Source information: Predicted 3D model of a 120-nucleotide RNA (c-di-GMP-I riboswitch aptamer) from a Bacillota bacterium. Taxonomically the source falls in Bacillota (Bacteria, Bacillati). The sequence was found by an Rfam model in a public genome assembly.
RNA sequence: CCUCGACAAAGGCAAACCCGUCGAAAGGCGGGGACGCAAAGCCACGGGUCUACCGGGCGGAAACGGUAAAGAUUGAAACCGCUUCUCCCGUUUCCUCCCCAGGACGGCCGGGCUGCCGAA
Numbered sequence: 001c002c003u004c005g006a007c008a009a010a011g012g013c014a015a016a017c018c019c020g021u022c023g024a025a026a027g028g029c030g031g032g033g034a035c036g037c038a039a040a041g042c043c044a045c046g047g048g049u050c051u052a053c054c055g056g057g058c059g060g061a062a063a064c065g066g067u068a069a070a071g072a073u074u075g076a077a078a079c080c081g082c083u084u085c086u087c088c089c090g091u092u093u094c095c096u097c098c099c100c101a102g103g104a105c106g107g108c109c110g111g112g113c114u115g116c117c118g119a120a
Base pairs, nucleotide, nucleotide: 004118005117012037013036017032018031019030020029021028022027035107041113042112043111045110046109047108048105049104050103055099056098057097059095060094061093062092063091064090065089066088068086069084070083071082
């Protein structure tokens, strides 16, 4: 120096959970708290996992508009206009579900960078 990691020494980090705070969420940060950790220090580069604000899609509801139909009225008659349930179309808003990372996780794995100690 490399590999390696001890019932060693000195120190370090802090899962679950609780409180506060930020975030749409996943989750982050601060405090408490310790299950664990020799890189549980740093980097989202590859894989994986989580979330889905925005965006896209199916379906549903409501409002508005259009169109057709029907009815009443008027009228010589028809059109227009009016009213109404309904069919269809469009727009907007809301709801369930699905897709989507540009979001998140380094305490899921790999990779890169750095680092304390020294028994075998």